[in-house]
Molecule: Purine riboswitch aptamer
Organism: Eubacteriaceae bacterium
């Protein structure tokens, strides 16, 4: 100086898991068919469609309404997914940096 091998220890970009957190989507919304229930009741199944979109498409609460008949309204609170940034631990490849040996 080059080039191959060994051992300890740190530190370590990225990807890569996992906490949050935040945006986008979708409005956890709206429609359709069948069938059920009647005021101590208002629900159940499936279908389309909705998203640059897999997956969901529900849950409590209060309030209203319908005088038995076939149809229900509202309004609050509450999450998953999915993809992107971020944030924080993990964990650790290149790589540095020390130490020992040959």
């Nucleotide at each position: 100086u080059a080039a191959a091998c060994c051992u300890a220890a740190a530190a370590g970009c990225a990807g890569c898991u996992a906490u949050c957190u935040u945006a986008u989507a979708u409005a956890a919304a709206g429609u359709c068919a069948g069938g059920g229930a009647u005021a101590a009741g208002g629900c159940c199944u499936g279908g389309a469609a909705g998203u640059c979109u897999c997956u969901a498409c529900c849950g409590a609460a209060g309030a209203a309404c319908c005088g038995u008949a076939a149809a229900u309204u509202c309004u609050u609170c509450g999450a998953c997914u999915a993809u992107a940034a971020g944030u924080u631990a993990g964990g650790g490849u290149a790589u540095u940096u020390c130490a020992c040996a040959a």